[in-house]
A computed fold for a 362-nucleotide RNA from a Gallionellaceae bacterium, annotated as Bacterial RNase P class A. The sequence is in RNAcentral, with records from ENA.
RNA sequence: GAAGCUGGCUAGACAGUCGCCGCGCAUUCAGGCUUGCUUGAGUGCGGGGAGGAAAGUCCGGGCUCCAUAGAGCAGGAUGCCGGUUAAUGGCCGGACGCCGUGAGGCGAUGGAAAGUGCCACAGAAAAUAUACCGCCGAUGGCUGCGCAAGCGGAUCAGGUAAGGUUGAAAUGGCGAGGUAAGAGCUCACCGCGCGGAUGGCAACAUUCGUGGCAGGGUAAACCCCAUCCGGAGCAAGACCAAAUAUGCUGGCUAUGACGUUGCUCGCGUCGUCAGCGGGUAGGUUGCUUGAGCGUCAGGUAACGAAACGCCUAGAGGAAUGACUGUCCACGACAGAACCCGGCUUACCGGCCAGCUUCACCU
Numbered sequence: 001g002a003a004g005c006u007g008g009c010u011a012g013a014c015a016g017u018c019g020c021c022g023c024g025c026a027u028u029c030a031g032g033c034u035u036g037c038u039u040g041a042g043u044g045c046g047g048g049g050a051g052g053a054a055a056g057u058c059c060g061g062g063c064u065c066c067a068u069a070g071a072g073c074a075g076g077a078u079g080c081c082g083g084u085u086a087a088u089g090g091c092c093g094g095a096c097g098c099c100g101u102g103a104g105g106c107g108a109u110g111g112a113a114a115g116u117g118c119c120a121c122a123g124a125a126a127a128u129a130u131a132c133c134g135c136c137g138a139u140g141g142c143u144g145c146g147c148a149a150g151c152g153g154a155u156c157a158g159g160u161a162a163g164g165u166u167g168a169a170a171u172g173g174c175g176a177g178g179u180a181a182g183a184g185c186u187c188a189c190c191g192c193g194c195g196g197a198u199g200g201c202a203a204c205a206u207u208c209g210u211g212g213c214a215g216g217g218u219a220a221a222c223c224c225c226a227u228c229c230g231g232a233g234c235a236a237g238a239c240c241a242a243a244u245a246u247g248c249u250g251g252c253u254a255u256g257a258c259g260u261u262g263c264u265c266g267c268g269u270c271g272u273c274a275g276c277g278g279g280u281a282g283g284u285u286g287c288u289u290g291a292g293c294g295u296c297a298g299g300u301a302a303c304g305a306a307a308c309g310c311c312u313a314g315a316g317g318a319a320u321g322a323c324u325g326u327c328c329a330c331g332a333c334a335g336a337a338c339c340c341g342g343c344u345u346a347c348c349g350g351c352c353a354g355c356u357u358c359a360c361c362u
Stems, first nucleotide, its partner, number of pairs: 001358010012327007020049002023046011051333001055344002058342005063233004075229005080094005095109001096107004110224002115222002117218003132164002134160003139157002142153004172190002175187003191213001192211008237285004247276006256270005292310004298303001328331001
């Protein structure tokens, strides 16, 4: 210098004018009373006012209400090991596998010997293996020569899985022995299974011995195993409370009216006022000080004790805007609605740090 990897920060700037939503202080008017407080309306001043994703609502929690003896089934999620946390399917560290020269990246990474299913096309054959080309002709049969022993020929039966062909994948790999040709048939090495030792908390690694080796793949196919999971959500919920229905209590009407059998008794129903209760409209609250952020002991890291410091929208049809001027690199994706921790997705650009590879110079 070029090409990259990983992590972090930022998201037009400044000034002016006019507005919008909360908050604090001061003040004016009106009401209330406990006479200096409070409620409502207004004015002035000061200060605050979207994001890294506010998004998707995909996980996990807080909070609230409901449910809940305990256990099981069903259903869902997760799936190497250790840690972290309020919790997680997140994150951190490690192991293993794959990719990359490398910095690094990616991985639902338990079980295919419980069972079931599936494996297109091609190919002989896709799983109780099979025999298209090829190889062989030991064995049986055929046949030529020969008196016979035997020597040949063809390949009908047959043997074979070395080689070819197909495929994403072909029944361990490779070499040697062996054989008619072949074959874990035998042997060495590698791989695989089993057992031990050593190191490690563990996943696992290394190593020694042992078994000739059986069963291809697929579980984000059903399934099996292990672990975890109650439901609904701020339109949750709580408080105040016009109205209306029903109910309860008390007063008055009442020596009442109506119904039940013509009458009596009995029984039932009916008016009005006040209070209680109830809860609709409406209002208040939940609401933003929180598992918060920063510094910091500790920890490889995620994380994080104590202490100190900081305050950062809170609306309720829903504010956070509009205009003007100057400048530049000319401005992307996008707008809070109970609150957090994550993940995922969208995104014009700019800046910083660490690291890698290559080339050149000293």
The gene name in the source record is rnpB. Of the family's consensus pairs, 94% are formed in the model. Rfam family: Bacterial RNase P class A. The family's RNA type in Rfam is ribozyme. Rfam's curators write: Ribonuclease P (RNase P) is a ubiquitous endoribonuclease, found in archaea, bacteria and eukarya as well as chloroplasts and mitochondria. Model confidence (mean pLDDT): 75 of 100.